Large-subunit ribosomal RNA, domain VI from a Spirochaetia bacterium, 264 nucleotides, folded computationally. Its mean pLDDT, the model's own confidence on a scale to 100, is 90. The sequence was found in a public genome assembly. NCBI's taxonomy places the organism under Bacteria, Pseudomonadati, Spirochaetota, Spirochaetia. It matches the Rfam family "Bacterial large subunit ribosomal RNA".
Context: one part of a larger RNA
RNA sequence: GCAAGAGAUUUGAGAGGAGUUGUCCUUAGUACGAGAGGACCGGGACGAACGCAUCCCUGGUGAUCCGGUUGUCACGCCAGUGGCAAAGCCGGGUAGCUAUAUGCGGACAGGAUAAACGCUGAAAGCAUCUAAGCGUGAAACCUACCUCGAGAUAAGAUCUCUCUGUCGCAAGACCUGAAGGCUCGUCGUAGAUUACGACGUUGAUAGGUCAGGAGUGUAAGCGCAGUGAUGCGUUUAGCUGACUGAUACUAAUAAGCCGUGAGG
Numbered sequence: 001g002c003a004a005g006a007g008a009u010u011u012g013a014g015a016g017g018a019g020u021u022g023u024c025c026u027u028a029g030u031a032c033g034a035g036a037g038g039a040c041c042g043g044g045a046c047g048a049a050c051g052c053a054u055c056c057c058u059g060g061u062g063a064u065c066c067g068g069u070u071g072u073c074a075c076g077c078c079a080g081u082g083g084c085a086a087a088g089c090c091g092g093g094u095a096g097c098u099a100u101a102u103g104c105g106g107a108c109a110g111g112a113u114a115a116a117c118g119c120u121g122a123a124a125g126c127a128u129c130u131a132a133g134c135g136u137g138a139a140a141c142c143u144a145c146c147u148c149g150a151g152a153u154a155a156g157a158u159c160u161c162u163c164u165g166u167c168g169c170a171a172g173a174c175c176u177g178a179a180g181g182c183u184c185g186u187c188g189u190a191g192a193u194u195a196c197g198a199c200g201u202u203g204a205u206a207g208g209u210c211a212g213g214a215g216u217g218u219a220a221g222c223g224c225a226g227u228g229a230u231g232c233g234u235u236u237a238g239c240u241g242a243c244u245g246a247u248a249c250u251a252a253u254a255a256g257c258c259g260u261g262a263g264g
Stems, first nucleotide, its partner, number of pairs: 004162007014148004020048007032037001050105005058099004065092005070085006109143003116136004163263001165174003175261001180258004184200005205251003208247005214240003221234005
């Protein structure tokens, strides 16, 4: 901008993407062929590469979630911890992200055709697929499949919501400020910013807390055994980032702005 404003849902002009292919089984050792050999057509299975999606499974990562451990320094000492040494090194690992993981895709079908193959058929009493006319026919073309898409200025459609003032000749003044939107705030499935999406007390949006899950692997202290290193018990403990749920304890408070008065 789309001749009132607004919130939704759409049509599809047009544009983009995709489009691949192998092996095996069967038909059938059939047709064909002296034999050697060996099909068309049709049916089925398993793949390759490529693409899209996803994180249940298999793995990777997971910069500090858990544990082990060396040297040294500190917390007065023991014990227990912390700092530094590439995250000191090492063993694992949630969420998220991810491929080598696992789902799916190319299709089927239709239309009009190319080369080619025909039907009818004259010019040219014959012949001829062609001149009139009518068919078959390809990964190419147009559809079909996926995505975007009304700035498609020819600016489309449907549904729903909202505004029905006063004075004045006029200019204008006063009153009014809808539906809805924005600012602002708490955030993430989103993200450089913006945008998009969720929520804002009529509230579970984030944090906290609680419970669960999941990870690590049995804390500290105390007791017992041992000269001791250490072991055992309390204890499948203790600790725990992102996950799930519950819970208004904390923060989303309050407020402001835009948008008008029935529409060439």